Model confidence (mean pLDDT): 86 of 100. Predicted 3D model of a 530-nucleotide part of an RNA (small-subunit ribosomal RNA, 5' domain) from an uncultured soil bacterium. The RNAcentral record of the full RNA draws on SILVA. Rfam family: Bacterial small subunit ribosomal RNA.

Context: one part of a larger RNA
RNA sequence: AGUGAACGCUGGCGGCGUGGAUUAGGCAUGCAAGUCGAACGAUCCCGCAAGGGAUAGUGGCAAAAGGGUGAGUAACACAUGAGCAAUUUACCCUUAAGUGGGGAACAACCUUGAGAAAUCGAGGCUAAAACCGCAUAAGACCACGAUCGGGCAUCCGAUUGCGAUCAAAGAGGGGGACCGCAAGGCCUCUCACUUAGGGAUGAGCUCGUGUCCUAUCAGCUCGUUGGUGAGGUAACGGCUCACCAAGGCUUUUGACGGGUAGCUGGUCUGAGAGGAUGGUCAGCCACAUUGGGACUGAGACACUGCCCAGACUCCUACGGGAGGCUGCAGUCGAGGAUCUUUUGCAAUGCCCGCAAGGGUGACAAUGCGACGCCGCGUGUGUGAUGAAGGUCUUCGGAUUGUAAAACACUGUCGGCCGGGAUGAAUCUCUGGAGGUUGAAUAAACCUGCAGGGUGACAGUACCGGCAAAGGAAGCCACGGCUAACUCCGUGCCAGCAGCCGCGGUAAUACGGAGGUGGCAGGCGUUACUC
Numbered sequence: 001a002g003u004g005a006a007c008g009c010u011g012g013c014g015g016c017g018u019g020g021a022u023u024a025g026g027c028a029u030g031c032a033a034g035u036c037g038a039a040c041g042a043u044c045c046c047g048c049a050a051g052g053g054a055u056a057g058u059g060g061c062a063a064a065a066g067g068g069u070g071a072g073u074a075a076c077a078c079a080u081g082a083g084c085a086a087u088u089u090a091c092c093c094u095u096a097a098g099u100g101g102g103g104a105a106c107a108a109c110c111u112u113g114a115g116a117a118a119u120c121g122a123g124g125c126u127a128a129a130a131c132c133g134c135a136u137a138a139g140a141c142c143a144c145g146a147u148c149g150g151g152c153a154u155c156c157g158a159u160u161g162c163g164a165u166c167a168a169a170g171a172g173g174g175g176g177a178c179c180g181c182a183a184g185g186c187c188u189c190u191c192a193c194u195u196a197g198g199g200a201u202g203a204g205c206u207c208g209u210g211u212c213c214u215a216u217c218a219g220c221u222c223g224u225u226g227g228u229g230a231g232g233u234a235a236c237g238g239c240u241c242a243c244c245a246a247g248g249c250u251u252u253u254g255a256c257g258g259g260u261a262g263c264u265g266g267u268c269u270g271a272g273a274g275g276a277u278g279g280u281c282a283g284c285c286a287c288a289u290u291g292g293g294a295c296u297g298a299g300a301c302a303c304u305g306c307c308c309a310g311a312c313u314c315c316u317a318c319g320g321g322a323g324g325c326u327g328c329a330g331u332c333g334a335g336g337a338u339c340u341u342u343u344g345c346a347a348u349g350c351c352c353g354c355a356a357g358g359g360u361g362a363c364a365a366u367g368c369g370a371c372g373c374c375g376c377g378u379g380u381g382u383g384a385u386g387a388a389g390g391u392c393u394u395c396g397g398a399u400u401g402u403a404a405a406a407c408a409c410u411g412u413c414g415g416c417c418g419g420g421a422u423g424a425a426u427c428u429c430u431g432g433a434g435g436u437u438g439a440a441u442a443a444a445c446c447u448g449c450a451g452g453g454u455g456a457c458a459g460u461a462c463c464g465g466c467a468a469a470g471g472a473a474g475c476c477a478c479g480g481c482u483a484a485c486u487c488c489g490u491g492c493c494a495g496c497a498g499c500c501g502c503g504g505u506a507a508u509a510c511g512g513a514g515g516u517g518g519c520a521g522g523c524g525u526u527a528c529u530c
Stems, first nucleotide, its partner, number of pairs: 001529003005526005012376006018369002025332003029329003034061003039058002042055005068287003078210007087203002092199007100134001102132002109124006139166002142163001144161007170191006178185002212259003219249003224246008262284004266277004289310005312323004342365003348362001349360004379409004389400004413471001415466005423457001427453005433447005474519005479500003485514005495502002
């Protein structure tokens, strides 16, 4: 000098931060991931109708993000720099081509059965952008060739021939001619869909270098090291397997073992070099009651998904079931010690949706704590016969001390009264204008204009006014180090103490008082780091 601090005494206000460091111990309760009816059938409600609304189920997207914690990990985990000619990437942007024609089901629903429940079974009906064949193939992939170009080896890229394999789905809005009894066809816009190329973003893998203590750990290793072949993966690879060979690492540049630990940007300290540290914020990693496993998917071996096993808790009709706060609050326990079971989606983001909108304990706010930093106040001026009181005294006086009183003022904070935001327009709705697509004056989209709507915080910040010195100062020290001294009490007692050391009858060192010094909404002590 510093701290995520704690303890003691004390405590007026505000701003900005910050707050479970221990038991990765156990958890009551509520909330933390939904959304789409413009994919689909069905049911219900309002309405004369047109139309509007609600939604259990099928289906799509999301749920792999966001949020928490640091148990494990000494490792390509992290940092930094390279590589992938060994890879993948939903949504998004862009380019090219396409979207033809069929089929069979399963939920919901109905009829039933079993069960205490959780839930499960049987029969029957049904829709789709759900599922499955067929067609088509610009293209991709595979096999066999041809031409050209390039490279750091294996090789890579471009063009091209022949053969084989591989796609798709519709929904909503509008409309002039033409067809059709009508629905509609047809045209067109938007969204969605399929294949392929490029981009962007995210991810995976490999390598160089760096990264704590220990030799009272000196040898370690059998998928071990390499090869061939096969399997597997998005992808290289003993990643896995069969066979073959006998290798690989280390010996002070420390293998293997043991201990400890998330890593970094940073933070603290220091003149620096260093030393210590990794809380909040940001990046990466790991984990989600313990251990194991896969499924779905572009992405997980998945915190609030599934299965199995263990421990624990709960329900039970004893047959069987349910659960996982290291999400936000909150509770018990342990501890020296760490907060509201608050408000809101108004903003910023994220998910879904054509949109309106819905969701969001992310986030924005609020509450609590002097936990930290910063700011402000607790008055200002005048005021000596230097009052009284206290303390000391050589009894003369000295000191507290301009301090108080008194007089004259001011009005910060707090109190009361009144006004009152920015954050919200680039969002959204309505109207009309111009433009793009379009056969179109329709519709959709874009641009700018006019009008309307939307604020949790919050009647807060801020501003004005009213009254009123009124409501607002303590803590530690005073022997030396170290700024600051006397009296009384005590008498090696009681006690102090960071070190030296004080105390046994005149203690500036113990306890009290007066005075003084230091810091001040704090001051000391303890712990730890430099």